[in-house]
Molecule: transfer RNA
Organism: Nanobdellota archaeon
RNA sequence: GCCUCCAUAGCUCAGCCGUUAGAGCGUGUGACUGUUAAUCACAAGGUCCUCGGUUCAAAUCCGAGUGGAGGCG
Numbered sequence: 001g002c003c004u005c006c007a008u009a010g011c012u013c014a015g016c017c018g019u020u021a022g023a024g025c026g027u028g029u030g031a032c033u034g035u036u037a038a039u040c041a042c043a044a045g046g047u048c049c050u051c052g053g054u055u056c057a058a059a060u061c062c063g064a065g066u067g068g069a070g071g072c073g
Stems, first nucleotide, its partner, number of pairs: 001072007010025004027043005049065005
């Protein structure tokens, strides 16, 4: 220098075949219990890496950039 992949909640990831974003773990509150733990219920938490484009509508498609991983020279 070139090619491929990845970037979504505090963490690990799903959603990537366009139509107002989810799971597990964790956190908070409550129930249960002599207490803790476990279990159950509820809740909070995300401008979906950044900028621009296409579209009625973009996490999703297109371009550029940034960061990370791998490969080739």